The RNA shown here (c-di-GMP-I riboswitch aptamer) has 81 nucleotides and comes from a bacterium. Its Rfam family is "c-di-GMP-I riboswitch aptamer". Rfam describes the family as follows. GEMM was predicted in a large-scale screen for bacterial structured RNA regulatory elements. Genes associated with GEMM are involved in a diverse array of functions, including chemotaxis regulation, signal transduction, secretion and chitin. The sequence was found by an Rfam model in a public genome assembly.
Order: sequence, then C1' cells, then structure tokens
RNA sequence: CUCUGAUAAGGGCAAACCUCAGGAAACUGGGGGGCGCAAAACUACGGUUCCAUAUUUAAGGUGGAAGGCUGAGUUGCCAGA
Repeated sequence: CUCUGAUAAGGGCAAACCUCAGGAAACUGGGGGGCGCAAAACUACGGUUCCAUAUUUAAGGUGGAAGGCUGAGUUGCCAGA
C1' cells in the first nucleotide's frame, strides 16, 4: 500500500418508542432508550422514496428531506494474508 474479515482487544454509532425544541410538512437537533451496524463516519452526484407547491385529466416541473433505501466518491481503528 492492497485485499479479506469482525474471532480477539480497545472502542464507536444508535432503530422503534417517550420527551423537549425547530419546521407548513417530510423531517432535524438535545435528553432517555437499544433494533441493529465492520464503516450505521462524511458527501444529495445518479437511482429511489417522502413532503410541499403552481399548472393540470395526469405525467412532468420547481423547492425541501432521507447517507440506518441503493449505487458511487472521500476518510478511518484492529486482526490476518
């Protein structure tokens, strides 16, 4: 440096739900809580889904959201080869 893995060690994150706050909403953040995760760290570029919106029969368009839906990109601890 590359690949593989989560057996070990040190750890990390944290679903649903409850609560507080923000938001029109999707959803986000703090606290509690642990379903799970070897990148469940970061990124909205592609796909997908969700919310809002004007027009409209609709489809498409525009804005927003989700990285724990997925592809991809960047970075990273340990072990083995």